Source information: A computed fold for a 350-nucleotide part of an RNA from an uncultured bacterium, annotated as small-subunit ribosomal RNA, central domain. Its Rfam family is "Bacterial small subunit ribosomal RNA". The full RNA is in RNAcentral, with records from ENA and SILVA.

Context: one part of a larger RNA
RNA sequence: CUGGGUGUAAAGGGCGUGUAGGCGGCAAAGCAAGUCAGAUGUGAAAUCUCCCGGCUCAACCGGGAGUGUGCAUCUGAAACUGUUAUGCUUGAGUACUGGAGGGGAAAGCGGAAUUCCUAGUGUAGCGGUAAAAUGCGUAGAGAUUAGGAAGAACACCGGUGGCGAAGGCGGCUUUCUGGACAGUAACUGACGCUGAGGCGCGAAAGCGUGGGGAGCAAACAGGAUUAGAUACCCUGGUAGUCCACGCUGUAAACGAUGAAUACUAUGUGUAAGGGGUAUCGACCCCCCUUGUGCCGUCGUAAACACGAUAAGUAUUCCAUCUGGGGAGUACGACCGCAAGGUUGAAACUC
Numbered sequence: 001c002u003g004g005g006u007g008u009a010a011a012g013g014g015c016g017u018g019u020a021g022g023c024g025g026c027a028a029a030g031c032a033a034g035u036c037a038g039a040u041g042u043g044a045a046a047u048c049u050c051c052c053g054g055c056u057c058a059a060c061c062g063g064g065a066g067u068g069u070g071c072a073u074c075u076g077a078a079a080c081u082g083u084u085a086u087g088c089u090u091g092a093g094u095a096c097u098g099g100a101g102g103g104g105a106a107a108g109c110g111g112a113a114u115u116c117c118u119a120g121u122g123u124a125g126c127g128g129u130a131a132a133a134u135g136c137g138u139a140g141a142g143a144u145u146a147g148g149a150a151g152a153a154c155a156c157c158g159g160u161g162g163c164g165a166a167g168g169c170g171g172c173u174u175u176c177u178g179g180a181c182a183g184u185a186a187c188u189g190a191c192g193c194u195g196a197g198g199c200g201c202g203a204a205a206g207c208g209u210g211g212g213g214a215g216c217a218a219a220c221a222g223g224a225u226u227a228g229a230u231a232c233c234c235u236g237g238u239a240g241u242c243c244a245c246g247c248u249g250u251a252a253a254c255g256a257u258g259a260a261u262a263c264u265a266u267g268u269g270u271a272a273g274g275g276g277u278a279u280c281g282a283c284c285c286c287c288c289u290u291g292u293g294c295c296g297u298c299g300u301a302a303a304c305a306c307g308a309u310a311a312g313u314a315u316u317c318c319a320u321c322u323g324g325g326g327a328g329u330a331c332g333a334c335c336g337c338a339a340g341g342u343u344g345a346a347a348c349u350c
Base pairs, nucleotide, nucleotide: 003322004321005320006319007304008303012318014201015200016199017198021194022193023192025088026087027086029084030083031082033081034080035077036076037075038074039073040072041071042070048066049065050064051063052062053061054060091191092188093187094186095184096183097182098181103177104176105175106174107173108172109171110154114150115149116148117147118146119145120144121143125136126135162169163168206247207246208245209244210243211242215241216240220236221235222234223233258317259316260315261314262313263312267294268293269292270291271290272289273288274287275286276285299306300305323350324349325348332343333342334341335340
C1' cells in the first nucleotide's frame, strides 16, 4: 500500500464557514473524451508456458504456437460517466402568514442574602469541631432594632423542558440582531452534498494594561490530627474569581458515537405548530410535521448494548487507527509576551 476498522479494545478533527478537489435529481436530443466491439501496424532476440524434435536420458539445444496484460491508426455502438444545448419540479433556495424559545450584543432597573460602617437596646461570652485549639470579645463582641455602603449571584417557576454549530445560555424591562419550526405552494429551476489547506468561534485555568474587590479562595500563616502530616478538619488569607480591551487555543471540548441523503415493525411520555371529528364554546378523541426521552421487532454486536435521534440496510465526502513502553518525549519548523500549543520521530526494551 492493500485489507479490515474507529460507542467501551488503537482510532471521529472541540465546533462552524468555505476554496481547490471528490461525488451528485427527473425527461428527451446531439457529440463521442472515458467505456465497449472489430481490423491493421507495432510490441527485438534470449527468457516464460504448451506441443514436437536432437544429443543413449536429463540438464542443455533446435522448431512451432501462445504470451507480451501495452501503444498508435482506422471503422463502428451509444446503455452508463462526461460534455453541449433544451425542458421539468420532487432536492435546494426565495416570498408570504403565524406562533415558540435561558440564541447573541448593549443599556437600565429590582428584591432576598452576605460582608462592612454608623447609631440604639443589652452583657459575657461568641465562633468552631468527632473533640479541641488558633481566632473574635469588657477599648462592649455575639444577639437584636433602625439607617447607610459595596460587590457578586439571580431562590420559587425549573421540567431526561427550551434555545444554540459547538463552547455554552436562566431575575425583570427596553433597543438592535441571528437561526430553527409550522402552514400556503406564488417565484427561481439542480442553484446540491462533503470539504485537504484557509478563515472564524471556542469552558475553566493562565498572561498583558487599566478598573473593581462583598462572598469564596490556589499560594501562604497559624491551630489540630498523626510515628510524621509540606494533606484531609478548623481560624485567617493574597493572586484569582467580576468589568473593559487584547492574548492564549486547550478539556472526560463526551452521546467517549464526523457530516449528508434514502430505506427498514410497533408502543408510550413530553415541547412547538397545523389539520380533522364532535360541540353553543372549550376539553376529550383521531391524524400530520419538527424536536426531545423511554421501551422494543427485524437486524447488528465479542459482550455490554444499539435499535427511525441506529451501533440496522446502502451511497458520497472528510478525518483517523495499525502491539505495549520509550512518548505526545527529543530534534526541526510554525505560532505565543510567557506559560506553553500544533506538527511529531528514533535508539533501546518487553